Record summary: Predicted 3D model of a 478-nucleotide part of an RNA (small-subunit ribosomal RNA, 5' domain) from an uncultured bacterium.
[in-house]
Context: one part of a larger RNA
RNA sequence: GGAUGAACGCUGGCGGUCGGCCUAACACAUGCAAGUCGAACGGGCGCGAAGAGCGCCAGUGGCGGACGGGUGAGUAACGCGUGAGAACCUGCCCUCCAGAGGGGGAUAACAGUUGGAAACGACUGCUAAUACCCCAUGAGCCGAAAGGUAAAAGGAGCAAUCCGCUGGAGGAGGGGCUCGCGUCCGAUUAGCUAGUUGGUAGGGUAAUGGCCUACCAAGGCGACGAUCGGUAGCCGGUCUGAGAGGACGAACGGCCACACUGGGACUGAGACACGGCCCAGACUCCUACGGGAGGCAGCAGUGGGGAAUAUUGCACAAUGGGCGGGAGCCUGAUGCAGCGAUGCCGCGUGAGUGAAGAAGGUCUUCGGAUUGUAAAGCUCUUUCGAUGUGGAAGAAGUAAGUGACGGUACACAUAGAAGAAGCCACGGCUAAUCACGUGCCAGCAGCCGCGGUAAUACGUGAGUGGCGAGCGUUAUCC
Numbered sequence: 001g002g003a004u005g006a007a008c009g010c011u012g013g014c015g016g017u018c019g020g021c022c023u024a025a026c027a028c029a030u031g032c033a034a035g036u037c038g039a040a041c042g043g044g045c046g047c048g049a050a051g052a053g054c055g056c057c058a059g060u061g062g063c064g065g066a067c068g069g070g071u072g073a074g075u076a077a078c079g080c081g082u083g084a085g086a087a088c089c090u091g092c093c094c095u096c097c098a099g100a101g102g103g104g105g106a107u108a109a110c111a112g113u114u115g116g117a118a119a120c121g122a123c124u125g126c127u128a129a130u131a132c133c134c135c136a137u138g139a140g141c142c143g144a145a146a147g148g149u150a151a152a153a154g155g156a157g158c159a160a161u162c163c164g165c166u167g168g169a170g171g172a173g174g175g176g177c178u179c180g181c182g183u184c185c186g187a188u189u190a191g192c193u194a195g196u197u198g199g200u201a202g203g204g205u206a207a208u209g210g211c212c213u214a215c216c217a218a219g220g221c222g223a224c225g226a227u228c229g230g231u232a233g234c235c236g237g238u239c240u241g242a243g244a245g246g247a248c249g250a251a252c253g254g255c256c257a258c259a260c261u262g263g264g265a266c267u268g269a270g271a272c273a274c275g276g277c278c279c280a281g282a283c284u285c286c287u288a289c290g291g292g293a294g295g296c297a298g299c300a301g302u303g304g305g306g307a308a309u310a311u312u313g314c315a316c317a318a319u320g321g322g323c324g325g326g327a328g329c330c331u332g333a334u335g336c337a338g339c340g341a342u343g344c345c346g347c348g349u350g351a352g353u354g355a356a357g358a359a360g361g362u363c364u365u366c367g368g369a370u371u372g373u374a375a376a377g378c379u380c381u382u383u384c385g386a387u388g389u390g391g392a393a394g395a396a397g398u399a400a401g402u403g404a405c406g407g408u409a410c411a412c413a414u415a416g417a418a419g420a421a422g423c424c425a426c427g428g429c430u431a432a433u434c435a436c437g438u439g440c441c442a443g444c445a446g447c448c449g450c451g452g453u454a455a456u457a458c459g460u461g462a463g464u465g466g467c468g469a470g471c472g473u474u475a476u477c478c
Base pairs, nucleotide, nucleotide: 001478002477003476004475006474007473008472009471010470013347014346015345016344017343020339021305026303027302028301030300031299032298035063036062037061040060041059043057044056045055046054047053070258071257072256079183080182081181082180083179084178085177088175089174090173093171094170095169096168097167098166099165101135102134103133104132110125111124112123113122114121115120140149141148142147154163155162156161184230185229186228191221192220193219196218197217198216199215200214201213202212203211233255234254235253236252237248238247239246240245260281261280262279263278264277283294284293285292286291311337313336314335315334319333320331321330322329323328350380351379352378353377360371361370362369363368384419386414387413388412389411390410394405422467423466424465425464426463427448428447429446433462434461435460436459437458443450444449
């Protein structure tokens, strides 16, 4: 000098834009953050004269809840980055091929009875399906062969037709796995290793593999730093620097890991699953003491910690996502608004003229000097702000309709210089000095150093210098 997710002190007019718990991965009141489909199904309720129709709803069923959002605890690792690879999976989407024949038994809802304080159940009876099962057919798969195995579902519409269903081939996008290289500090850590290293056979997996098991062999790693300990999410990048390099990894984007702590699997195309399940633990809450409920590292918000970090806001109008044939519903993703000069950028706080060089202040050699064209005065302008009037684009789907932001941006009008300047420094480094007070005191200080009676270094005043809605200080990096 530059930089910052900054903080502190003094000060503070407007707008745009970006960012805003770096600390306790501490504990959390309350609300919301993932639903949707009646064009899969049987029902219940409401409207209705109607077992015409319409609407609402718990349940069965489907798809989604593995995305989106948060955090950085753990991890020195194929975790990440980069470049290769073979033994794999893939719902929804695209292209293509083939199929959808026959039959069956249940069960929730519901009704009845009943247990419990509750959470939540139990028994009996009835019923539907795109729920479930069997037979058939079948490419494919297994097998040397014989042979074995192996699928389906309908719905809407008057209809045309549309939306679906099953098996397979290919694709797209996504994912799992393996390897080369790279990836912090410590040797005051030198030896480490028993599923350990390899083989055979088997199991397991979507798939390779000590991934697991049995048996066999005795290997494997290490000064090119194993093992151990410390620290740390990694990267695109960011800051700095002429570069080489150094430091960092907030925000945005990619990957990873985690979801009160530890463990486990279930379902599923996909999880070992933040707002799913089970077990254990700590903590909190309810209880009729028998037993139950909970998990903000989602958005707000609270306590606590801290130098320090915001609203319990509006809207689904746009973009995107889930479901739906659609209308649409849901969406604290997102779009916006609110708060704080946190940063960056832009603008304003007036312009011209004005010497009696006014008054006042300060200094003075008492002549004057300086503040200083500064002010006043005169002539103008009206950005920003204020008030009023008008008022968008963002909206796209066939017509119509549809805007949270927002009466916002913007335009015009009105009044009047009117409402808007501070902070730090002035011994040298370093730009800018005099007076008074103080007297090694009080104090200053980044370094050198100032202060003990004329202090340009302390304090006050005036003047001057620097930057300016900021200016200084502290901390940290180059």
Description:
The coordinates come from a structure-prediction model, not an experiment, and the mean pLDDT is 89. The full RNA is in RNAcentral, with records from ENA, Greengenes and SILVA.